This is a predicted structure of a 71-nucleotide RNA (transfer RNA) from a Minisyncoccota bacterium. Its Rfam family is "tRNA". Clan: tRNA clan. Rfam classes the family as a transfer RNA. The organism belongs to Minisyncoccota, within Bacteria. The coordinates come from a structure-prediction model, not an experiment, and the mean pLDDT is 81.
RNA sequence: AGGGCUAUGAUGUAAUGGUAGCAUUGAGGUCUCCAAAACCUUCCGUCAAGGUUCAAAUCCUUGUAGCCCUG
Numbered sequence: 001a002g003g004g005c006u007a008u009g010a011u012g013u014a015a016u017g018g019u020a021g022c023a024u025u026g027a028g029g030u031c032u033c034c035a036a037a038a039c040c041u042u043c044c045g046u047c048a049a050g051g052u053u054c055a056a057a058u059c060c061u062u063g064u065a066g067c068c069c070u071g
Base pairs, nucleotide, nucleotide: 001070002069003068004067005066006065007064010024011023012022013021018054026042027041028040029039030038047063048062049061050060051059
């Protein structure tokens, strides 16, 4: 320099263009002599900027970061 892949809560991981879900963690509660476990409730997220669309995590463009390949 060229090519490919990935980017979603604190963490991991889903989501045919149509309500962003699940698990763990965190917070509160029930239970318990206390704690753990269990159960209930709850907070937090689509890498950035544009575009297409009635509607974008998803499609298009550019950029950023990481990983891989070629030279």